[in-house]
Context: one part of a larger RNA
RNA sequence: GGCGUAUGGUGGAUGCCUUGGCUCUGAGAGGCGAUGAAGGACGUGGUAAGCUGCGAUAAGCUACGGGGAGCUGCACACAAGCGUUAUAUCCGUAGAUUUCCGAAUGGGACAACCCAGCAUACUGAAGGUAUGUUAUGCUAUAGAAAUAUAGUAAGCCAACCCCGAGAACUGAAACAUCUAAGUACCGGGAGGAAAAGAAAAUAAUAAUGAUUCCCCAAGUAGUGGCGAGCGAAAAGGGAAAAGCCUAAAUCGAGGCAGCGUGCUGCUUCGAGGUUGUAGGGCCGCAUUUAGAAGCUGUUUUCAAGUUGAAUCUUCUGGAAAGUUGAACCAUAGCAGGUGAUAGUCCUGUAGACGUAAAGAAACAGUAACGAGCGGUACCCUGAGUAAGGCGGGACCGGAGAAAUCCUGCCUGAAUCUGCCGGCACCAUCCGGUAAGGCUAAAUACUCCUCAGAGACCGAUAGUGAACCAGUACCGUAAGGGAAAGGUGAAAAGCACCCCAAACAGGGGAGUGAAAUAGUACCUGAAACCGUACGCCU
Numbered sequence: 001g002g003c004g005u006a007u008g009g010u011g012g013a014u015g016c017c018u019u020g021g022c023u024c025u026g027a028g029a030g031g032c033g034a035u036g037a038a039g040g041a042c043g044u045g046g047u048a049a050g051c052u053g054c055g056a057u058a059a060g061c062u063a064c065g066g067g068g069a070g071c072u073g074c075a076c077a078c079a080a081g082c083g084u085u086a087u088a089u090c091c092g093u094a095g096a097u098u099u100c101c102g103a104a105u106g107g108g109a110c111a112a113c114c115c116a117g118c119a120u121a122c123u124g125a126a127g128g129u130a131u132g133u134u135a136u137g138c139u140a141u142a143g144a145a146a147u148a149u150a151g152u153a154a155g156c157c158a159a160c161c162c163c164g165a166g167a168a169c170u171g172a173a174a175c176a177u178c179u180a181a182g183u184a185c186c187g188g189g190a191g192g193a194a195a196a197g198a199a200a201a202u203a204a205u206a207a208u209g210a211u212u213c214c215c216c217a218a219g220u221a222g223u224g225g226c227g228a229g230c231g232a233a234a235a236g237g238g239a240a241a242a243g244c245c246u247a248a249a250u251c252g253a254g255g256c257a258g259c260g261u262g263c264u265g266c267u268u269c270g271a272g273g274u275u276g277u278a279g280g281g282c283c284g285c286a287u288u289u290a291g292a293a294g295c296u297g298u299u300u301u302c303a304a305g306u307u308g309a310a311u312c313u314u315c316u317g318g319a320a321a322g323u324u325g326a327a328c329c330a331u332a333g334c335a336g337g338u339g340a341u342a343g344u345c346c347u348g349u350a351g352a353c354g355u356a357a358a359g360a361a362a363c364a365g366u367a368a369c370g371a372g373c374g375g376u377a378c379c380c381u382g383a384g385u386a387a388g389g390c391g392g393g394a395c396c397g398g399a400g401a402a403a404u405c406c407u408g409c410c411u412g413a414a415u416c417u418g419c420c421g422g423c424a425c426c427a428u429c430c431g432g433u434a435a436g437g438c439u440a441a442a443u444a445c446u447c448c449u450c451a452g453a454g455a456c457c458g459a460u461a462g463u464g465a466a467c468c469a470g471u472a473c474c475g476u477a478a479g480g481g482a483a484a485g486g487u488g489a490a491a492a493g494c495a496c497c498c499c500a501a502a503c504a505g506g507g508g509a510g511u512g513a514a515a516u517a518g519u520a521c522c523u524g525a526a527a528c529c530g531u532a533c534g535c536c537u
Base pairs, nucleotide, nucleotide: 001536002535003534004533005532006531007530008529009528015522016486017485020457021456022454023453024452025451026450027449028448029446030445031156032155039101040100041099042055043054044053046078050074051073061095062094063093064092065091066090070082071081072080106115107114108113116134117133118132119131120130121129122128123127136153137152138151139150140149141148142147160191161189162188163187164186171178175225201208202207212239213238214237215236222230223229243438244437245436246382250271251270252269253268254267255266256265257264258263259262276416278381279380280379281378282375283374284373285372291369294366295365296364297363298362299361300360301359305353306352307351311326312325315322327344328343329333335347336346337345387411388410389409390408391407392406393405394404397423418433419432420431421430422429473480474479493521496508497507498506499505
């Protein structure tokens, strides 16, 4: 030095575990904010560094309700206390307090700081202190105005939604039309959903009857350097269903202007009126039903919480829930815990009960609003609009034979015997009635709350984060971003003695089932490093 056997150190794999995650389901909630938010700074405890809670009333104050023997958060020690049959701690609801910064709003500022004006109070005055108040925009009212008063906005927030603006990498095996994609990013705005929406629709000789969403039609019809690719709609089947209000004609009232002095025009308010089988005004005739937003009342539901069945034993063992024998409950054999595996030990579970206000649902009452028949062809029925030209854009449609929709520029109608559409255009036919507006449900999403589930993970996994993690640390900054779980059933966490310089470490003793379970703690693999013995060189 090698090999072998035994026994250790180091190391932290593996196994087992789970406080944490992941993905969903069902309900709820879908906002908070000048009555000062979200998020912070600084304080606050007997001792008090951190976390949590709270705010100079500061791990808390008040009221009501619940609960009932212990309690003073994490936090296991000491001190000082509170409470024990109802005013402890604790839980729920409502209220009070709530420093400073922050939209931050009296002015300023290097956030958590500095400095003011006005009113009132204290003070003999100057000065000072305390309390309140003082930003800006918009709207309304008053005013000649300055201004005053009142209301409102702002800022934050995970996704979903609408509008505006809008890439490139990439693909086309290069690349320019094209694609990626109206995606990412950016700006604005809103709601619990948003958007859309009651036919100037779709169809085709038959009809349907607002919108939205799903299945299908269909990778079809189409489009496309006819390349790469892109890609409908109707019909059919479902989900959900709901319809309305104005402008105008006409009439009335008020105001203003014009002149012809009783008319016209403008304007405000009220009545009227709302559609395609055209309707309405106007004239004539009749008169009030169905339905109904909202409001009120009743009942139910919603907090903390209450009640809630049924078992003993033998053996093994440190420990019984295991095993043996014999029982019981079940509208409860979901689950968790207890010294190993418990329906009957504990917490619970099924079931039953309780609950103030607000909210929600159902029912009843009341109730704004709301209907008809005929005639006539005098009036009305949304104009810089429809449409056209030029240039863009949206549609499945890349300018094409290119309808339809939007519009930057230029033009520019008709008025119901009207006008638009049915994929150039024309005719016939059919469908509709633009140029004003509102509208629940079916649909999308989950920062958040409650309950539950998993052929999801189990500490290099699962969130970056099971642990005081967006921390430590890195970077000027934007930003990047870890590692780190497990004694034992119970601390019973090794009194006392010895070695040692020992507040290191160890040997006895003791605890414990176990200490090779000793706070470097379950198991404790390998690499790596020893020790003892045997054999070989």
This is a predicted structure of a 537-nucleotide part of an RNA (large-subunit ribosomal RNA, domain I) from a Sphingobacteriales bacterium. The coordinates come from a structure-prediction model, not an experiment, and the mean pLDDT is 83. It matches the Rfam family "Bacterial large subunit ribosomal RNA". The source organism's lineage runs through Bacteria, Pseudomonadati, Bacteroidota, Sphingobacteriia and Sphingobacteriales.